[in-house]
RNA sequence: GGGGUGGUAGCUCAGCGGUUAGAGUGGCUGUCUGUCGAACAGCAGGUCGCGGGUUCGAAUCCCGUCCACCCCGCCA
Numbered sequence: 001g002g003g004g005u006g007g008u009a010g011c012u013c014a015g016c017g018g019u020u021a022g023a024g025u026g027g028c029u030g031u032c033u034g035u036c037g038a039a040c041a042g043c044a045g046g047u048c049g050c051g052g053g054u055u056c057g058a059a060u061c062c063c064g065u066c067c068a069c070c071c072c073g074c075c076a
Stems, first nucleotide, its partner, number of pairs: 001072007010025004018056001027043005049065005
């Protein structure tokens, strides 16, 4: 330098172009318990890596770009 995979909640990850972007775990509150834990119920937490474009509508499609990993090539 060329190609591929990935980037979504604190963490691990889902998510067909169409209802308000979800699950597990973690956090907080409550119930329960003599206390903690467990269990159960509820709540908060996201401008979907970044910038543009297409579209009535984009996490999803297209272009550019950044980061991580993998493969190939070049120089030494």

A computed fold for a 76-nucleotide RNA from a Candidatus Woykeibacteriota bacterium, annotated as transfer RNA. Lineage of the source: Bacteria > Bacteria candidate phyla > Candidatus Woykeibacteriota. It matches the Rfam family "tRNA". Gene Ontology term of the family: triplet codon-amino acid adaptor activity.